[in-house]
Context: one part of a larger RNA
RNA sequence: UUGGGUUUAAAGGGUGCGCAGGCGGAAUGGUAAGUCAGUGGUGAAAUCCCCCGGCUCAACCGGGGAACUGCCAUUGAUACUGCUAUUCUUGAGUACACUUGAGGUAGGCGGAAUGUAUCAUGUAGCGGUGAAAUGCUUAGAUAUGAUACAGAACACCAAUAGCGAAGGCAGCUUACCAAAGUGAAACUGACGCUCAUGCACGAAAGCGUGGGGAGCAAACAGGAUUAGAUACCCUGGUAGUCCACGCUGUAAACGAUGAUCACUCGCUGUUAGCGAUAAACAGUUAGCGGCUAAGCGAAAGCAUUAAGUGAUCCACCUGGGGAGUACGGCCGCAAGGUUGAAACUC
Numbered sequence: 001u002u003g004g005g006u007u008u009a010a011a012g013g014g015u016g017c018g019c020a021g022g023c024g025g026a027a028u029g030g031u032a033a034g035u036c037a038g039u040g041g042u043g044a045a046a047u048c049c050c051c052c053g054g055c056u057c058a059a060c061c062g063g064g065g066a067a068c069u070g071c072c073a074u075u076g077a078u079a080c081u082g083c084u085a086u087u088c089u090u091g092a093g094u095a096c097a098c099u100u101g102a103g104g105u106a107g108g109c110g111g112a113a114u115g116u117a118u119c120a121u122g123u124a125g126c127g128g129u130g131a132a133a134u135g136c137u138u139a140g141a142u143a144u145g146a147u148a149c150a151g152a153a154c155a156c157c158a159a160u161a162g163c164g165a166a167g168g169c170a171g172c173u174u175a176c177c178a179a180a181g182u183g184a185a186a187c188u189g190a191c192g193c194u195c196a197u198g199c200a201c202g203a204a205a206g207c208g209u210g211g212g213g214a215g216c217a218a219a220c221a222g223g224a225u226u227a228g229a230u231a232c233c234c235u236g237g238u239a240g241u242c243c244a245c246g247c248u249g250u251a252a253a254c255g256a257u258g259a260u261c262a263c264u265c266g267c268u269g270u271u272a273g274c275g276a277u278a279a280a281c282a283g284u285u286a287g288c289g290g291c292u293a294a295g296c297g298a299a300a301g302c303a304u305u306a307a308g309u310g311a312u313c314c315a316c317c318u319g320g321g322g323a324g325u326a327c328g329g330c331c332g333c334a335a336g337g338u339u340g341a342a343a344c345u346c
Base pairs, nucleotide, nucleotide: 004317005316006315007300008299012314014201015200016199017198021194022193023192025088026087027086028085029084030083031082033081034080035077036076037075038074039073040072041071042070049065050064051063052062053061054060091191092188093187094186096183097182098181099180100179103177104176105175106174107173108172109171110154114150115149116148117147118146119145120144121143125136126135162169163168206247207246208245209244210243211242215241216240220236221235222234223233258313259312260311261310262309263308266291267290268289269288270287271286272285273284274283275281295302296301319346320345321344328339329338330337331336
C1' cells in the first nucleotide's frame, strides 16, 4: 500500500463548538475543468514480452513486431461530478402558539437529624464488640426536658421517572439565562453533515491564597484479633470533605457501542404533547424501558434507541512482555499530564 477491523478478543477521542479539508437535496439553461471517444505528435537505444535466426545447446548475440499502461496538441460527446445563471421546498433555520423538566447561575428562606454550650430533672454507670478492651463518667456522665449556637446534607414524594453535549443535576422560593418537544404551517431558500489543528467544558482526588469546620474521615495514636496484623473490628483523630477565586485535565469519563442521514416484522409498559364528547381508544410526534421476527454475530447477545442494510466524515487497532516505561518536545506551582519508542525476551 491493498485488504480487514474497533460491545466483550488489539482498537470509538471524556464531551461539545468549530476554521481549513472531505462529502452534500430537487428542476432547467450555459460552460466543457474532471470524465469518455477519435486523430496527430511524442514516449531515445538497450531492457521486458512474442516470432524468426546465429554460435553443436544454453547463457549470450542479431533481425522483426508488440509494448512503453504516460505526456502534449487538436476535434467531438455532455449522462455523471465541477463551475456558472435562474428557480423550487422536502433538508436546515427563523417567526407564531402551547407545553415540559433534580438544565444552569445568583440570592433569600425552612424543618428533621447531628454536635457543642448553659440550665433543669436524676444516679451509677455509659459506650462499644463475635467477645472484650482502649475511651467517657461521682469535678455528676449516659438518659430526659428547655434555650442558644454551628456546619453540612436535604427523609417521605421517588419511579428500569425527568433534564443536560458529556461530566453531572434533587428541601422550598425569587430573579436572570439556556434548552427540548408538540401544533400550525407564515417567512428564508440548501443556508447542510462531518471535522485534523484549535477553543471551551470536564467526577473524585490533588495543589495555591483566604475563609469555614457539625458529621464523616486518608495519615497518625491507642485497644483488640493474630504465629505475626504496618489490615479487616473498636475508641479517638489531622489533612480533606464545605465556601470564594485560581490551577490541575485525569476515571471501569461505560451503553466498555463516534457523529449525521435513509431504509428494514411485531407485542407491551411509561414520560411530554397533539387528536377526540370521553374515565374509553385501534391514531400521531419526540423521548425512556422490557420482549421478540428477519438479518447479523465466534458466541454471549444485538434487533426502528441495531451490534441489521446502505451513504458521508472523523478517531483508533495490527502478537504477549519490556511500557503507557525511557529519551526529547509541549503543558503544570507541584503532583503529574500529553505525545511516545528501542534494545532485549517469549